[in-house]
Context: one part of a larger RNA
RNA sequence: UUGGGCGUAAAGUGUUCGUAGGCUGUAUUUGGCUGUUGAGUGUUAAAGACCAAAGCUUAACUUUGGAUGUGCACUUAAAACGUUUAUACUGGAGUACGGUAUAGGACAAUGGAAUUUUACAAGGAGGGGUGAAAUCCGUAGAACUGUAAAGGAACGCCAAAAGCGAAGGCAAUUGUCUGGGCCGUUACUGACGCUGAGGAACGAAAGCGUGGGUAUCCAACAGGAUUAGAUACCCUGGUAGUCCACGCUGUAAAUUAUGAGUGCUCAUGCUUAGAAUUUUUUAGGCAUUUAGUUAACACGUUAAGCACUCCGCCUGAAGAGUACAAUCGCAAGAUCGAAACUC
Repeated sequence: UUGGGCGUAAAGUGUUCGUAGGCUGUAUUUGGCUGUUGAGUGUUAAAGACCAAAGCUUAACUUUGGAUGUGCACUUAAAACGUUUAUACUGGAGUACGGUAUAGGACAAUGGAAUUUUACAAGGAGGGGUGAAAUCCGUAGAACUGUAAAGGAACGCCAAAAGCGAAGGCAAUUGUCUGGGCCGUUACUGACGCUGAGGAACGAAAGCGUGGGUAUCCAACAGGAUUAGAUACCCUGGUAGUCCACGCUGUAAAUUAUGAGUGCUCAUGCUUAGAAUUUUUUAGGCAUUUAGUUAACACGUUAAGCACUCCGCCUGAAGAGUACAAUCGCAAGAUCGAAACUC
């Protein structure tokens, strides 16, 4: 609770698509509707409240009369706005054509450096590790060096405040398939738009299921140290996992802690993609910053400025994102989401 807010104090759903709903360009027009506005009638119980009288000695109180009465219904008038009917327009939106940049997505193939392991050769007593050590590996030949092979994972430099994507996210190379954007021409359609409760789809990492794979790294675990202790930090090992396919999970400081859309509002510098080539201009990415805003920090044409439309959310702390119920899930758990008590 008709208020004020949501970058950091409580508060923007992780993201998009989209149903209902809400909102909605320009010009003319038809008949209305009655949304809207005016007028009238009815109703709006009594009591109370208001006004004027009267009655109790006065007052409170009581009685009588009057006026008012949000609203609702009906009748009637107006026709700007809203709605509705019809026609037209091009600025919003989209299509076409011509260009253009891109780690956007999916699948397949290929490549080199490195780690590890194995084989052979050479080698010879150390290596490894640390603050220092030890566990550990090594005369059954380690480390180091050379050659060959196996296998998995990740792609150095280029690389950038760079680019792309709705978000999550995306980086070796090549091919195939495929999505979106931007710019230019102004040819076409002619408001086809914005938002979006429910709903649907996508959604890092970890985790789960089935089947593969397993080089590295590494929860758990074991050992060595450290320490008063050391279920840790350090070291030596090391299994799930990390990788692939299919399915599930549906959460993150999913952050720009900033919902989406539209219009308006100083400058300067850098940068990406176009168009023009001459001052510029369109669409992004950054850095200072005027006005303005802000509690301050700061934001500042990519707004947290000035306005409008729609959605989501907040309303003292703790209890608590807990309990219960419900839905979903194989589970883990997720979503929804209180109260008592206390301050």